The prediction has a mean pLDDT of 78. Bacterial RNase P class A from a Gammaproteobacteria bacterium, 347 nucleotides, folded computationally. The sequence was found by an Rfam model in a public genome assembly. It matches the Rfam family "Bacterial RNase P class A". By type it is a ribozyme. Taxonomically the source falls in Gammaproteobacteria (Bacteria, Pseudomonadati, Pseudomonadota).
[in-house]
RNA sequence: UGAGACGGCUAAGCGAUCGCUGACAAACUAAAUUGUUAGAGGAAAGUCCGGGCUCCAAAGGACAAAGUGCCAGGUAACACCUGGGAAGUGUGAACUUACGGAAAGUGCAACAGAAAGUAAACCGCCCUAGUUUUAACUAAGGUAAGGGUGAAACGGUGUGGUAAAAGCACACCGCAAUGUCUGGUAACAGCAUUGGCUAGGUAAACCCCACUUGGAGCAAGACCGAGUAGAGAUAGUACGGCGUGGUCCGCGUCCAAUCUGGGUAGGUCGCUAGAAACAGAUGGCGACAUCUGUUCCAGAUGAAUGAUCGCUCACGACAGAACCCGGCUUAUCGGCCGUCUCACUCU
Numbered sequence: 001u002g003a004g005a006c007g008g009c010u011a012a013g014c015g016a017u018c019g020c021u022g023a024c025a026a027a028c029u030a031a032a033u034u035g036u037u038a039g040a041g042g043a044a045a046g047u048c049c050g051g052g053c054u055c056c057a058a059a060g061g062a063c064a065a066a067g068u069g070c071c072a073g074g075u076a077a078c079a080c081c082u083g084g085g086a087a088g089u090g091u092g093a094a095c096u097u098a099c100g101g102a103a104a105g106u107g108c109a110a111c112a113g114a115a116a117g118u119a120a121a122c123c124g125c126c127c128u129a130g131u132u133u134u135a136a137c138u139a140a141g142g143u144a145a146g147g148g149u150g151a152a153a154c155g156g157u158g159u160g161g162u163a164a165a166a167g168c169a170c171a172c173c174g175c176a177a178u179g180u181c182u183g184g185u186a187a188c189a190g191c192a193u194u195g196g197c198u199a200g201g202u203a204a205a206c207c208c209c210a211c212u213u214g215g216a217g218c219a220a221g222a223c224c225g226a227g228u229a230g231a232g233a234u235a236g237u238a239c240g241g242c243g244u245g246g247u248c249c250g251c252g253u254c255c256a257a258u259c260u261g262g263g264u265a266g267g268u269c270g271c272u273a274g275a276a277a278c279a280g281a282u283g284g285c286g287a288c289a290u291c292u293g294u295u296c297c298a299g300a301u302g303a304a305u306g307a308u309c310g311c312u313c314a315c316g317a318c319a320g321a322a323c324c325c326g327g328c329u330u331a332u333c334g335g336c337c338g339u340c341u342c343a344c345u346c347u
Stems, first nucleotide, its partner, number of pairs: 001343010012312007020039007041318001045329002048327005053217004060249004065213005070084005085099001086097004100208002105206002107202002122147002124143003128139004155173006174197001175195005181190003221269004231260004240254004276295008
């Protein structure tokens, strides 16, 4: 100097005028009005997870079903996050992983190929015998080292050996079994001994194993007020009905249940002080935890922050809360900062 990897911050700014919503205060008292002050995001999005909260309503248990899937931690909890291990990608910083089990069972693998699992001999190689004009052909036997097909063909390389071959034998590697062995909390890594060696792949196929799991949802729910039709029908009626996913057992209850029809203008609460934010200290590799201090930062309800003007510049993308919080995923114009890797050049 160039190219990259990982992490963090920001998301046009400033001023003036008028306008909108909340809170507080004054005044007025029915309101209107004035002043001060606050007023959309890093994803508010998707509704994919986890909870808080409300109700069923409090008596539960089992099965089914669903979810997760290496180890150890964090957290209110999680399919999230942190650290580590293994496999793989990259020169590297780093990144990815739907990462338990194929020797419990079932299924699947087109085409090609001789043969795709307790599989198999197409070409070829060797021996014996016969035919026969050199050279070839036929029969029987042996073989899986060479060639071919395929994503994958019952370990790999080398040496010896053989009629030709083969773990047939040996060396190394791989694999399997064993280990009160070494390191580590563990996943795992290593080492030693024995053995010619062992049954392929696929579970984001069914399945097996381990762990976890009530349901519905702020249009939850509560109160005030208003108003109407405690009307009609159906099945059951104690061996029964009903009780917030399904089935069974258990428990409770006895007028609950289902359908049709009618009424519910409207208002208040829920509704924002939080598993909150920021700063410092301590502990920890880290995610985070503890302590101290400071702060209050939208609560609309047909849905609030808009319009105009001026200046600056990096010329502004994706995009608007509706009960709240912790994550994940997706979209995205630019600007700034930190750490690390590689290449080249100079000193």